Context: one part of a larger RNA
């Protein structure tokens, strides 16, 4: 900008696209059919397990630049204690969301059509025969559908439901009504708070009628028994206060902080 008024929020699926349909093994049919014995099935049911592939963090792990501890050297912070810096995060030991595979959880399953070689019934050219010549029927992990994604600008621009909107005043009038101007609706954008969404845009929550982020309260996670005192030791150290103390991004709650202010959106097709 179109899709003949303006809007939301579902939806068909015409076309198109890529992805993907792999393999093995066991067991029951059955030690059956075949076969003199060895050996050993189609067929058709069932269960596993590779590789591939989607998603996903409850589990098992990984990472997790500063969460929590432990420890070396030096400087500071008057000294002790207790920290802070810098040395790759100094080094070392766990580890919370998120994010991940090796982890979990699922997929390729049935059907149908025309066919390839094949493999047939009928059948004559040629009194036989002959799957072919007319006819008719089988038949592949391969074609087409089916699965999956995507998608009405499909301009042949789809249904579908739901929301809004008949205002006020002046002019002029053939009284049908027609200009002009006034407000403004559903929605919708600027802008702001921001996200398990993200290069930017887009999407997605939220804007005081408010948990959207951030503090700030409780809980959880982790780490692993702060500091300070008090005892014990000759001292390093040890106990008790103590399963303490701190604890990111996790989860509820709670306006304290901070979402401010703003525009654009019709006249009955």
């Nucleotide at each position: 900008c179109g899709u003949a008024a303006g809007a939301a929020u579902c939806u068909u699926g015409a076309a198109g696209g890529g992805a993907a349909u792999g393999c093995u093994u066991c067991u029951c049919u059955a030690g059956u059919a075949c076969g003199a014995g060895a050996g050993g099935a189609c067929u058709g049911a069932g269960a596993a397990g590779u590789a591939c592939u989607g998603a996903c963090c409850u589990c098992u792990g990984g990472u997790g630049u500063a969460c929590c501890g432990g420890u070396u050297g030096u400087u500071c912070c008057g000294c002790u204690a207790g920290g802070a810096g810098c040395a790759u995060a100094g080094c070392c030991g766990g580890g919370u969301a998120g994010c991940u595979a090796u982890g979990u959880c699922g997929g390729g399953a049935a059907a149908g059509g025309a066919u390839a070689a094949a493999u047939g019934c009928u059948g004559a050219a040629a009194g036989c025969a002959u799957c072919u010549a007319a006819g008719c029927a089988u038949g592949a992990a391969g074609c087409c559908c089916a699965u999956c994604c995507c998608a009405a600008g499909a301009u042949g621009a789809u249904g579908a439901u739901u929301c809004c909107a008949u205002u006020u005043u002046g002019u002029c009038u053939u009284c049908g009504g027609a200009c002009a101007a006034u407000a403004a609706a559903a929605g919708a954008g600027c802008c702001c708070u921001u996200g398990a969404a993200c290069u930017c845009u887009a999407c997605g929550a939220g804007g005081u009628c408010g948990a959207u982020a951030g503090g700030c309260c409780g809980g959880g996670u982790g780490u692993g028994u702060a500091a300070g005192g008090c005892g014990a030791g000759a001292a390093a150290u040890c106990g008790c206060u103590u399963a303490a103390g701190c604890u990111a991004a996790c989860c509820g709650g709670u306006a304290c902080u901070a979402a401010u202010g703003c525009u654009c959106g019709a006249a009955a097709g």
A computed fold for a 269-nucleotide part of an RNA from a Sedimentisphaerales bacterium, annotated as large-subunit ribosomal RNA, domain VI.